A computed fold for a 741-nucleotide part of an RNA from Parcubacteria bacterium SCGC AAA011-N16, annotated as large-subunit ribosomal RNA, domain II. Taxonomically the source falls in Candidatus Parcubacteria (Bacteria, Bacteria candidate phyla). The RNAcentral record of the full RNA draws on SILVA.
Context: one part of a larger RNA
RNA sequence: UCCAACGAGUUUAUUCUACGUUGCUCGUCUAAGUCACUGCGGUGACGGAGGCAGAGCGAAAGCGAGUCUUACAAGGGCGUCACCUUACUAUUUCGAUAUUUCGAAAUUUCGAUAUAUCGAAAUGGUAUGGUAGGCAGCGUGGAUGAGACCCGAACGGGGGUGAGCUAACCAUGGCCAGGGUGAACUCCGAUGAAAAUCGGAGGGAGGCCCGAACACACGAGCCGUGCAACACUUGGUGAUGAGCUGUGGUUAGGGGUGAAAUUCCUAUCGAACUCCCUAAUAGCUGGUUCUCCUCGAAAUAGCUUAAGGGCUAGCCUCGGAUGUUCCUCGCAGGGGUAGAGCACUGAAUGGGGUGCGAUGGCGCAAGCCUACGUACCUCAACCAAACUCCGAAUACUGCGAAUAUAUAAUCCGGGAGUCAGACUAUGGGGGCGAAGCUCCAUCAGUCAUAAGGGAAACAGCCCAUGACCACCAUCUAAGGUCCCUAAAUGUAUGUUCAGUGUAAAAGGUAGUGGAGUGACUUGGACAACGAGGAGGUUGGCUUAGAAGCAGCCAUCCUUUAAAGAAAGCGUAACAGCUCACUCGUCAAGUUGCCCUGCGCCAAAAAUGUAACGGGGCUAAACAUACUACCGAAGGUGUGGACUGUGCCGAUUUAUCGGCAUAUGUGGUAGAGGAGCGUUCCGACUGCAACGAAGGUUACGGCGUAAGCCGGGCUGGAGUGGUCGGAAGUGCGAAUGUUGGA
Repeated sequence: UCCAACGAGUUUAUUCUACGUUGCUCGUCUAAGUCACUGCGGUGACGGAGGCAGAGCGAAAGCGAGUCUUACAAGGGCGUCACCUUACUAUUUCGAUAUUUCGAAAUUUCGAUAUAUCGAAAUGGUAUGGUAGGCAGCGUGGAUGAGACCCGAACGGGGGUGAGCUAACCAUGGCCAGGGUGAACUCCGAUGAAAAUCGGAGGGAGGCCCGAACACACGAGCCGUGCAACACUUGGUGAUGAGCUGUGGUUAGGGGUGAAAUUCCUAUCGAACUCCCUAAUAGCUGGUUCUCCUCGAAAUAGCUUAAGGGCUAGCCUCGGAUGUUCCUCGCAGGGGUAGAGCACUGAAUGGGGUGCGAUGGCGCAAGCCUACGUACCUCAACCAAACUCCGAAUACUGCGAAUAUAUAAUCCGGGAGUCAGACUAUGGGGGCGAAGCUCCAUCAGUCAUAAGGGAAACAGCCCAUGACCACCAUCUAAGGUCCCUAAAUGUAUGUUCAGUGUAAAAGGUAGUGGAGUGACUUGGACAACGAGGAGGUUGGCUUAGAAGCAGCCAUCCUUUAAAGAAAGCGUAACAGCUCACUCGUCAAGUUGCCCUGCGCCAAAAAUGUAACGGGGCUAAACAUACUACCGAAGGUGUGGACUGUGCCGAUUUAUCGGCAUAUGUGGUAGAGGAGCGUUCCGACUGCAACGAAGGUUACGGCGUAAGCCGGGCUGGAGUGGUCGGAAGUGCGAAUGUUGGA
């Protein structure tokens, strides 16, 4: 890693609640127990003790269809008051027919009265059936207590077992090669008055020295799926001592022991091990098993020792009720946002004026002038979330109307899930008008929970107001149509030469297209070429010099077609070369400024072109207009299935068939509905050695699916169907458990 088997919403209650269903309802149910029967599992009868219901209100006493509140009332709170069908009957009213009596009228007829029959309506009573309500049973959903869907801690407590490891101690034994040093003390000698000193010999002290055994463990190497859950090699330390060691014994878990490290107490130690409490608890992680159908969320608010948890509301679903209440449009409202404005509150720029202060200057002083500050007036231009003389669009609220009849709206009840959201668009706060940043808002979108087409690839962008199933039919959307690659090497007119297209700014740009507006120009412009560019004069001053051209001042006059007291180069100063300006030659446009389209520069990154998906493209780029085509699970067409609603028919009435209709049939969490399969039980009924179950199969068939039926082979003894019932009822995942490969 794979395979097989096992593996998770269960059971229970003096329970509660909703829905479904059954029985009874002038209520309902029995409990313990007793009796009878029994196939020993139970079954039936009796048993009304008691429970719930039948009346409420009040804190209660209590009163009671009322009661409480109040001194009493009033008012108010909580209560009281069932319904339908059919039949019979009674009463009343009305109508019809027949008859009695009376009146009008005088054959008939009309009015009144009474009786009988029939019909209709209303009301009352009785009975039947039903709804609602009640009680009990069963089922299902949910709640609560329990291990409570399953697995998972580290913990906490109780009783015991451990000092054969190790720590300390007690008792009793054992061990320490060899070498060195040479304390006290003693003796002898010398000296000395003595005390004593010196020398020699002896002596053999010491947590003394060197160094084996022994003990230890400081460095390095080696080992590090080892020889070894701490070893090995080589150095190292102690080695007569607080030494090492054998045997026996003592101390026990909040306890021991400790030359003290939370060290050791059997490879376990901030509290040993073992069994039990125990299925501790886990707001945490993981897992949670068959199918089809209908609907379908949330990631928000408030509160929370609350923030990755909960509760209530919001949003989903199912049932019931109401019956158009939703949306849209019209009308009527309030507002202070966007914008705008400066009338207030503030901020802030420039000019002018006035007052006050104040610096500097002048002046003997008075005072005058003046940078500047401040306050006010005035003119001009302007700023504001916490400014407003103003002021929308939307939105919101109320009323009314029309369309619309649907899985719409509102209310009541059962069941949830959700409380980490993401990006995009728009309006904002924070940030740096950074972030694939963060926090709000939007009856915004998408994703989440959404597949399909486009964007090369790409949850959140574009298209699709969105995939029930089938089709080798068709039309389109976004986006595309040279090749990869389905469809135009399409049409028309322009632009671009930069591979711009196929990344970027300030700034720069005699690149090029378009529009506008000036000036000059056949009385000859612009460019080029030929010629002139002079005289007073070397202007005056200054200066060594200053002659157009160092500097200062002035900048005239004349001759002229024209020529500056000179625009530049140059000289020591002159000289010299140009320019302005003028004429000629030539012959047609020349030259500024502004707006705008497309370009160009600015332009540096790490494996390899690598900033069009690629090839490649001068259009296959860009702009404008047009036509055709391609293009999706979108639309249409054809066939089929299912769901809701309505109608029709049959009827098995919780069923079947048909027709119509739908803006029907994507879907996570989740709600609801209908089924398949497994094991066992009851009743009925089948199959089986002429072969049950099980296994297997490139075999045949049925069903929307779970699945089901049949054939072949195998197998060798049991096992189906129908209607009900009960569950140890469905596995791919849990670092799942066990076995196997």